[in-house]
């Protein structure tokens, strides 16, 4: 410098109206470490201050247990749990629409 860099509502029920509620289902950014959505660190989102062109700095930031193997695993195997920004919507959203053809931890060349 260039390129890349987020997945997921299918079935049934109620209703005037729901991919938003209920039952079942489905998904899991980046680096570290025994291979991780739940550990540690970071990014994103959101908030604030400064600046008003981009930006700089600071803050906030969810959730796991038991058993097994092993030198080592909240990471593997088995079982059972749990978590998920903001704005929008004929009805409450991790999964729909939007900011976003954005930004970015970082990865590759």
């Nucleotide at each position: 410098u260039u390129u890349c860099a987020g997945g997921g509502c299918g079935a049934g029920g109620u209703g005037a109206a729901a991919u938003u509620c209920c039952u079942c289902a489905c998904c899991g950014g980046u680096g570290g470490u025994a291979a991780a959505g739940u550990c540690c660190a970071c990014g994103a989102c959101c908030c604030g201050u400064c600046a008003a062109a981009u930006g700089a700095c600071g803050g906030c930031u969810g959730a796991c247990u038991c058993g097994g193997u092993g030198a080592a695993a909240u990471u593997c195997c088995g079982a059972g749990a749990c978590c998920g920004a903001c704005g929008g919507u004929u009805a409450a959203a991790g999964u729909c629409c939007g900011g976003a053809u954005g930004a970015g931890a970082g990865a590759a060349a």
Molecule: FMN riboswitch aptamer (RFN element)
Organism: uncultured Eubacterium sp.